[in-house]
Molecule: small-subunit ribosomal RNA
Organism: uncultured bacterium
RNA sequence: AGAGUUUGAUCCUGGCUCAGGACGAACGCUGGCGGCGUGCUUAACACAUGCAAGUCGAACGGUGUACAUUUAGGAGCUUGCUUUUGGAUGUACAUAGUGGCGGACGGGUGAGUAACGCGUGAGGACGUGUCCUAUACAGGGGGACAACAGAUGGAAACGUCUGCUAAUACCCCAUAAGCCGAGAGGUAAAAGGAGCAAUCCGGUAUAAGAGCGACUCGCGUCCUAUCAGCUAGUAGGCGGGGCAACGGCCCACCUAGGCGAAGACGGGUAGCCGGACUGAGAGGUCGACCGGCCACACUGGAACUGAGACACGGUCCAGACUCCUACGGGAGGCAGCAGUGGGGAAUAUUGGGCAAUGGAGGCGACUCUGACCCAGCGACGCCGCGUGAGUGAAGAAAUCCCUCGGGAUGUAAAACUCUGUUGUACGGGAAGAUGAAAAAGACGGUACCGUACGAGGAAGCCCCGGCAAACUACGUGCCAGCAGCCGCGGUAAUACGUAGGGGGCGAGCGUUGUCCGGAAUUACUGGGCGUAAAGGGCGUGUAGGCGGCUCUAUAAGUCCGGAGUGAAAGUCCUGCUUUUAAGGUGGGAAUUGCUUUGGAGACUGUAGAGCUUGAGUGCGGAAGAGGUAAGUGGAAAUUCCCAGUGUAGCGGUGAAAUGCGUAGAGAUUGGGAGGAACACCAGUGGCGAAGGCGACUUACUGGGCCGUAACUGACGCUGAGGCGCGAAAGCGUGGGGAGCGAACAGGAUUAGAUACCCUGGUAGUCCACGCAAUAAACGAUGAAUGUUAGGUGUAGGGGGUAUCGACCCCUCCUGUGCCGGAGUAAACACAAUAAACAUUCCGCCUGGGGAGUACGGCCGCAAGGUUGAAACUCAAAGGAAUUGACGGGGGCCCGCACAAGCAGCGGAGCAUGUUGUUUAAUUCGAAGCAACGCGAAGAACCUUACCAGGUCUUGACAUCGAGGAAAAGCUACAGAGAUGUAGUGUGAGCUUGCUCAUCCGAAGACAGGUGGUGCAUGGUUGUCGUCAGCUCGUGUCGUGAGAUGUUGGGUUAAGUCCCGCAACGAGCGCAACCCUUAUGGUCAGUUACUAACGCGUAAUGGCGAGGACUCUGACAAGACUGCCGGGGACAACUCGGAGGAAGGUGGGGACGACGUCAAAUCAUCAUGCCCCUUAUGACCUGGGCUACAAACGUGCUACAAUGGUGGUUACAAAGAGCAGCGAGCCUGUGAAGGUAAGCGAAUCUCAAAAAAGCCAUCUCAGUUCGGACUGUGGGCUGCAACCCGCCCACACGAAGUUGGAGUUGCUAGUAAUCGCGGAUCAGAAUGCCGCGGUGAAUACGUUCCCGGGCCUUGCACUCACCGCCCGUCA
Repeated sequence: AGAGUUUGAUCCUGGCUCAGGACGAACGCUGGCGGCGUGCUUAACACAUGCAAGUCGAACGGUGUACAUUUAGGAGCUUGCUUUUGGAUGUACAUAGUGGCGGACGGGUGAGUAACGCGUGAGGACGUGUCCUAUACAGGGGGACAACAGAUGGAAACGUCUGCUAAUACCCCAUAAGCCGAGAGGUAAAAGGAGCAAUCCGGUAUAAGAGCGACUCGCGUCCUAUCAGCUAGUAGGCGGGGCAACGGCCCACCUAGGCGAAGACGGGUAGCCGGACUGAGAGGUCGACCGGCCACACUGGAACUGAGACACGGUCCAGACUCCUACGGGAGGCAGCAGUGGGGAAUAUUGGGCAAUGGAGGCGACUCUGACCCAGCGACGCCGCGUGAGUGAAGAAAUCCCUCGGGAUGUAAAACUCUGUUGUACGGGAAGAUGAAAAAGACGGUACCGUACGAGGAAGCCCCGGCAAACUACGUGCCAGCAGCCGCGGUAAUACGUAGGGGGCGAGCGUUGUCCGGAAUUACUGGGCGUAAAGGGCGUGUAGGCGGCUCUAUAAGUCCGGAGUGAAAGUCCUGCUUUUAAGGUGGGAAUUGCUUUGGAGACUGUAGAGCUUGAGUGCGGAAGAGGUAAGUGGAAAUUCCCAGUGUAGCGGUGAAAUGCGUAGAGAUUGGGAGGAACACCAGUGGCGAAGGCGACUUACUGGGCCGUAACUGACGCUGAGGCGCGAAAGCGUGGGGAGCGAACAGGAUUAGAUACCCUGGUAGUCCACGCAAUAAACGAUGAAUGUUAGGUGUAGGGGGUAUCGACCCCUCCUGUGCCGGAGUAAACACAAUAAACAUUCCGCCUGGGGAGUACGGCCGCAAGGUUGAAACUCAAAGGAAUUGACGGGGGCCCGCACAAGCAGCGGAGCAUGUUGUUUAAUUCGAAGCAACGCGAAGAACCUUACCAGGUCUUGACAUCGAGGAAAAGCUACAGAGAUGUAGUGUGAGCUUGCUCAUCCGAAGACAGGUGGUGCAUGGUUGUCGUCAGCUCGUGUCGUGAGAUGUUGGGUUAAGUCCCGCAACGAGCGCAACCCUUAUGGUCAGUUACUAACGCGUAAUGGCGAGGACUCUGACAAGACUGCCGGGGACAACUCGGAGGAAGGUGGGGACGACGUCAAAUCAUCAUGCCCCUUAUGACCUGGGCUACAAACGUGCUACAAUGGUGGUUACAAAGAGCAGCGAGCCUGUGAAGGUAAGCGAAUCUCAAAAAAGCCAUCUCAGUUCGGACUGUGGGCUGCAACCCGCCCACACGAAGUUGGAGUUGCUAGUAAUCGCGGAUCAGAAUGCCGCGGUGAAUACGUUCCCGGGCCUUGCACUCACCGCCCGUCA
């Protein structure tokens, strides 16, 4: 000192939360010792028992005991001794009573109290036992009452009567300081005791003191105004009474006052302070222990005694409660110390001692003292100590992790060597203790000291996702649980539980509660109010606050000095002392305050004197929808009424209908009525405090402005309450009512439509008077004053200059706008009309919701207004700006996106895929575009993952492996087969007992899994999209997220290029480089080709030959807006043209930026984790993947004449071929079969291209269209065509006559149409991938649909509109 948390990110506002400290604490786990402290915060609840206030015999009379002396009597006898009874005197001890002093202190508690109760500082009208000082006095006399005795009542407590008695008890007289009184005068005291004595202790009065107490006053002392008025002894006076004293303290009379917004009265809460905790401080909170004051003593009341009480352990009365009782009556008061019950989360011993300190009494000895000093209990707090120290492995065991290599616990342990705090035992043993001396220590045989023993008896608690130091494994699987806030947990959890490890503190550690801090989050120090919460709707003005210039006085504030006080303790500093520390103790500082006194005189205040600049007045001008009232107006408009003309519609809407109209509407012409509002002028123009004000005229009237400087002389600013004004709607009474028009009615719209639209229409809107008092009453910006760059409009007025004059131009004041600098601000923005810089005053704010709600008060006729909470609940709610996405926002642009066309799909049959259903199984995946002729370039077995059944268990496959053997193969038998049994049958190398390969094979390591998770992954792929975008470095701008660059003007297919520009460059994309195709060339020339020459054939490049042509295939060339013209900005580029095979990217392909979709795939492969292990692995036979009410996708074939059929006849390209392609020939109607040449291919084969052309036929029909389905007979592949293949022939001949809503592809060698080939493959394409042949139509254009790009705008979205969110119901 800060941190976490609102967002995709940012800045701000703002709340919530955390880290710190503290505690009379409690709870959980744990617990070795000592010192010093501390311990009912709750029930001021109730209390058993014991103790807590007595003392004095030197005040007094008695009594008792003992002893001594003496005396009287008795008894015994040893006759002078013993014993006994009684009396007197004395001594010692004890003490019930009288008397004195003390029980008013000490100790407890905090209920009450908001008060002179407390704190602080003053004051005068007081009292005072004991104590101190001083002075004086104590002479004389008297009568009682306890005790006691007797009698007597009562259960008891406690009395009653009669009689006796003493005193330092009580009374009288005298004396007299004092007191009272103007005075005369009045009043008014005493006590003795002890001692041989000296003397000592007392007594009375007065005065003074000390200390203590009582009273009064200034100032300070919690919350609430949703408590605003309170008060009758109330406020004061005169006179009395009373008191220690003042006083309405009390009383009689008189006056009518007193208190209150600076908060009376009421309600709530509370003992106050020194101080304690916290805090940098200012503050905030608290008032345990210790100290001061107050109050209380079961509850309430009262007095007595006394120096002192209205009295904790006194009295009386009342009440409640408890106890005793003989029922008549009595007793009691722990908020003293212990202790008990109860309450509670919770708080101790019925201990020892008066040794010390202090107190009461006493001459004293001494007695009493639960005050106090000690001990006990409690980790309740603070402080100190210990639980061991050293050496000890490249590091034991064990545990945990692991990539299996290792790593961690960890020098930790063990082991060795030490030490002895503490502990245990024994021995010694204090200070605290004064006094003449003696005696006297609770603590305590304690502290401390010595010796011995022995590492021996002594460590836990919390935490480890971020804040906040500390990480892994397993278990769990939105479960169990955690959590202070944010938040973790839905199968890989560093956040749950456990373990290992680690971090923190340590005899403690955590949790809970409370307070302060952080929180500048109530802001005095030290905050705000345009948009985050917050400026009153506006004025006027009271109290209050603040206030111009000069001088004088004063000294209240202010400043400086002195004095008193601010108790001690505490805090801080500094000594000393417990070995240290806590603690104790000495000194100092501080105690920021109050009082008093002296001084200063700037500033503020006060008083006085002046001034003119603030303010106001006067005079001279001009402007204005400023206000109120009365009146007036228009060929203006609407509506209505009357009349004319005139005929079928009008009106209304997106389109309609309701409505009006043949009883004559609408339209048009004329006349009339009535109400409301004032076009143009008109302007970010004017006026007003705001609300607001708009035709014209008149009357009355408010304010501002300019000029002038005659007058006043601070008269000013603000303004809590108060008062007034205050749009619209609304209310009351009475008018008025044309248009408009809530409510209402009807018509539409719609799923509905209590709406938007339409036709009507009542209140109302208008006027007068009266209420109401609110608005996004907004500039969301209170009023006032001063200061601080400019520029440019506009309205009013003035001055200057110029002119004949009006303009123009310069300038001053006032108002009203825009732009902009400094500055401010979170940013947006504000910026002389401030949101700048200062000053003054007022109002208001303190997280969101609940709520401007409830209750109460006030106002209102009502509606309602104003003032204005809490419970509960959330961790946010917000402001500004940023990036994106989105919009049934805008602009620009593109794409077979639409449009223009062509051909389709959707209807039929079939093929194929999918859903669904079915099934033992119909294996799995793919799911809008971007799944669905997709994985699958080809399921009869195999494939195959699925199902049924039969089997195997180190395994079908890999590595290691003791031991054994060759294994394989072949044959036979059993079996559906896997498999089993039997027979047969044999290796290689050689360094000659080993090695290699193969098989069998125990035990075990391990194999295996198309089991799960594509949301753990790699790789691969789809898609937006071949769309033109996506970024970076440096710089600059911004607090920042970010922006700029990449935007703008053009242009392009393109972020393509040019220009401009706080940007300058660069990268990934685009383009180009690559392949192919189109042209010619060069080179080369077999298997391709054949012009010339030759040979040959029935014919053919068949042969020789050729290198011309075609072709093949290698290399270069060619196209670059290069040239010309127009446009454009002299650019980029574009349009047209020339040349050219090709022209503006020539056509096609490959190539796919940053990223998006947790897109697809764990079943291509790879792979983490999880799961199975005589099975979820492996083998086999059979079945299934081919099922079939239904639905969808993709295709094929058709519906026919641009056609079918028959015949005839041309022209390709690109491919493939040895387990192959297979010519030719023969057979078969055919599929095909037989035989067989050639060819590993520019040579041979597949191979026939088909459509087209020509000839013929069919003649519009379910047909000579169409071919499904079915039957029969065949062919081929294959171990095998039943489920379940393909083909051929014959026969059968279904639906279908161009296809609803809707929807797809295509812009040129394209669509359409025609055939050919290939991959896969034993066989099995209408699919897929390729090839060529024939070969169109249309594009005006970009409004609309879809998708996309760029700019901009709005936004409460950012999982991003398939968003967010509101209400109702569950």